[in-house]
The prediction has a mean pLDDT of 85. A computed fold for a 551-nucleotide part of an RNA from a bacterium, annotated as large-subunit ribosomal RNA, domain I. It matches the Rfam family "Bacterial large subunit ribosomal RNA". Gene Ontology terms of the family: ribosome and structural constituent of ribosome. The RNAcentral record of the full RNA draws on ENA.

Context: one part of a larger RNA
Formats: sequence, C1' cells, structure tokens
RNA sequence: AGUAUAUGGUGGAUGCCUUGGCGGAGGACGGCGAAGAAGGACGUGAUUGGCUGCGAUAAGCUUCGGGGAGUCGCCAAAUAGACUUUGAUCCGAAGAUGUCCGAAUGGGGCAACCUAUCUUGUCGAAAGGCAAGAUGUCCUGAGGCUGAAUACAUAGGCUUCAGGAAGCGAACGGAGGGAACUGAAACAUCUAAGUACCUCUAGGAAAAGAAAACAAGUCAGUGAUUCCCCUAGUAGUGGCGAGCGAACGGGGAACAGCCUAAACCUAGGUGCAUGCACCUAGGGGUUGCGGGGCCUCAACAUGGGACCGUGAUGGAUAGUCGAACUGUCUGGAAAGUCAGACCAUAGACGGUGAUAGUCCGGUAGACGAAAUCCAAAGCGGCCUUAGAGGAACCCCAAGUACCACGGGACACGAGAAACCCUGUGGGAAUCCGGGAGGACCAUCUCCCAAGGCUAAAUACGUGCCUCCGACCGAUAGUGAACUAGUACCGUGAGGGAAAGGCGAAAAGAACCCGGGAACGGGAGUGAAAUAGAACCUGAAACCGUAUACUU
Repeated sequence: AGUAUAUGGUGGAUGCCUUGGCGGAGGACGGCGAAGAAGGACGUGAUUGGCUGCGAUAAGCUUCGGGGAGUCGCCAAAUAGACUUUGAUCCGAAGAUGUCCGAAUGGGGCAACCUAUCUUGUCGAAAGGCAAGAUGUCCUGAGGCUGAAUACAUAGGCUUCAGGAAGCGAACGGAGGGAACUGAAACAUCUAAGUACCUCUAGGAAAAGAAAACAAGUCAGUGAUUCCCCUAGUAGUGGCGAGCGAACGGGGAACAGCCUAAACCUAGGUGCAUGCACCUAGGGGUUGCGGGGCCUCAACAUGGGACCGUGAUGGAUAGUCGAACUGUCUGGAAAGUCAGACCAUAGACGGUGAUAGUCCGGUAGACGAAAUCCAAAGCGGCCUUAGAGGAACCCCAAGUACCACGGGACACGAGAAACCCUGUGGGAAUCCGGGAGGACCAUCUCCCAAGGCUAAAUACGUGCCUCCGACCGAUAGUGAACUAGUACCGUGAGGGAAAGGCGAAAAGAACCCGGGAACGGGAGUGAAAUAGAACCUGAAACCGUAUACUU
C1' cells in the first nucleotide's frame, strides 16, 4: 500500500411525516377612491430586532351583540406592573381616532421633505408662535361683471356658487390600431390571426336585441337577441395547395317588450319683409292585414311595469345544544390484545404518549342576531295601456338610400358576388313610396332603413366560504412550507436563491472532573441520548481505527 471483516468519522441519499403548494366542483359576492384609494414612509409596547396589529386616542378608544375564565398578539422565554364574574382577554356589527407620502389637489420638490396666503381660535406687551378650516386642474349647470371684427348684439374673457371627473384593480366585455415566427415540407397569394401586443373605455357582467329578418318546387310556414347540442367537417371557399369553413332547419336553456323624430295643437320667446320663419316647453304619435295627423261617433274600463318607497320571509356577517365504555394483558404511554357492554338521522374528519363510533374538538340533526348588508312575495305611490267610421289635404328619420371608383367585412381570396360597413365623386322618392329574397330582369312573397332603450339564459374569479383529488410531499409542489419577492446581484429596467423534522413532554443535562476555550468524560433526565440541540431515519462517494492475509 492492497484485500477482507469489524467498528467509527464525514456526508445527507432513502423511508416516514406535513404547517405549504397545485388542480377541480359548488355557493355567495363582484369593486375601492377627493368623506383622500391601492400601495408605502415614519412612528406606536415597561424592556422591542423582525413579523402582525394599530396611528400622536397609535398590539389600541366607544356603543351594541356573542361568549364565560382566565388575560396582557407571534418569533420568545424572562422580570416588573396591570386587567378580570360590577364579565376581562377573545369573536362579530356599527362608530371614533386615523402622522406623512401617494390621483395628491395652496405653491415647490430629489415621494414620505421644504414653504405660503386668507378666515377663526389661542399664547404673547410686541415681534412672532401654535391649532383648525379653506385655497389645484378640467367639464357641466346657474348667477354676476365685462366684451371683438361690427352700431345694437353675439363669440370670447374674468369671477362666485353647486355638482361631477381624475387614480387603483386578477380575468372576463366593447371599440380603435395590429405583427412575426410558424404551416404551405422552399416561397410571394394564403396560413399563423384579427391571435400576440399597444391604446381608449365600461359593467357586475358586457355586447347583442324587438325585422327595410328568415323562408318558400307547389300549397305553405317562422316570428327580437344571446348561449348550448345537432345540422357538419356537410354546402362552399381555397397558389381548388396548405388550409379555412357556414347557413337554413331541428332539439334545448332563458324569455319581454318599449320610447322618440315628423305631421297637427297649445303656451312662451326671438327675428324681421307684420304674417310668416325659427327656438324652447307641454300635448299628440310610433305603424306594414300600412300607420299617424285631420273630421265624426263611442268609451273612462281592464291589464301591465324593467321606476320609487315599504316590506312578510329567506340568506350573509359572532354563536348554541348535540347520543354512547369499562375492565384485563403487553408497554414509557393504549386508542392495540382479550372480555363483556352501549349509541347511531351521529361508523365524516382531526387530535389525544401506538391503530378511539362511545376521551377531546366535532359529525347527523335541531336552534340563534341588538347592529349592518343582500335577495324578495305582497302592499302603497307613480307611470303606462283600448274602439268604430270617414275624407284623400298633411307627415312617416337626407348629403341618407342608391350609383361609380378604392378598400374592409361576411365561411365566401373579385369571383356570376348579392347582403353589410365606408374613403372620394355624383345623388332620389314619402305609400300611386321604399328595401330584400346571393349578378340582373319579370312575377310572386316578405319587410319598412337612414333615432334610441331593454332583464334572463352567456363569460370571468383578484378576493371570500364549503367540499373533493389513481395531484406534489422539501432538488417535488408556487420563486417562496422557514425573517421570500427576503438575502444577494444590477446605475436601471430587471434578475433572484439557499434554508422543514430532538422528544409524548424540555423532563434541553443540576453537580463533579479535564481543558484558556471549543469540547469531552462521569452523574442525572428519558422508553430510547449512536434521540444532546451541528439533534428522526442516516445510503454512497471520501477519511480513520482494530484484526487477519498478501506484497
């Protein structure tokens, strides 16, 4: 030195565990903010580094409920001092307080700082200090003062008051912009994709929505929108490549319909060419078997409501009651063994010194709210709602429909390409009118554009509650089970860790010995200390010690 055996060190794999994650289902709820948010800075405890809570009333104050014996949050003990059955701590609801920064809003500013004016109060002899309140911008409305071209005026300006906006927020929605990689086995039309991304903006949902709709061989038929399942990978579209990809119709979910403009009437106002035009308010009116105005007759009822109030009741935010077991044996410990019982609308689950229906918390089941919130039948208010005939004078949404050219969007790439949107140009009609039915024309049928509103069925889950998992189990699962978006890195945008486990209970090793100490040896605790805090188990690499053999 090697090999073997034994025994250690080192190391932290493996097993077991779980406070943390991941995913799903259901429910509730869906905003916060100038009454100052989200997020922070700095403070705040008897002693206080961090976390949590709170705000100079500062781990808290008040009221009302719950609860019922200890309490003064956690890491984290300890001492001191307090509180508490005259009900504390704790839990819930409503309030009070709430420094400074931050939309940040008196002005400024290198966020958490500097600095002002006015009013009121207060201290002071004064100078001045202190406290409270107000003082930003924009929009809208009302009032006041002014005031051009331009005489009156108007536009505009200034100012006061009132109301509103702003900023944040996970996804979902609508709108305006809008890629490329990629696929086509290259690539250009095409695809990816109207996706990603940017911007604006809204709501608890949004959007859409009450037919200028579909349909139809004949005869017919349907009756707002949205979502799902079929129709159907069909018809189509497509360098007819790659691909893209309907609708009609059928079955379901949910159902709800309305208001203006105009004609005409009334009132007020303005203008002037003095009987017209315009404006404002009210009435009228809302339709396609065309409707309405206008004239005549009749009628005053019956339904409805998505608006306001009230509100039975239900729910949310604390909680309450809640059955039934003992002994024996082993053991450190009984929930295990054995023996005999009991409950069960409860044998879910978790805990307890090993595996507990009957020990504890609970579970099935049954109850509960002073206060705030959500939903809501009913009731009240308010709003709304009808007919018949006639005449043929008036009205029925205009730079619109439509056409041409250029684009976009429709499953549909210009195609035979309708329908829809519109950049440029042209440019109608008012019911004897107009649009559509996939070029176009006729016939026939359906419908009434150029104004608006509209629950539910649908989408999503930051956060809240409950339950579940052939999901993970500390190199896994979130980046983060622990002081984690921390430490650390970067000027910055940004990047971004490692790190869990003594024991049932600290009973965490008094005392003695060695040592300067670290530490070790005894003693003691414990079931166990090779469970001793560098602590469960403790693999391998690697390093020793002892013995044997070989060289």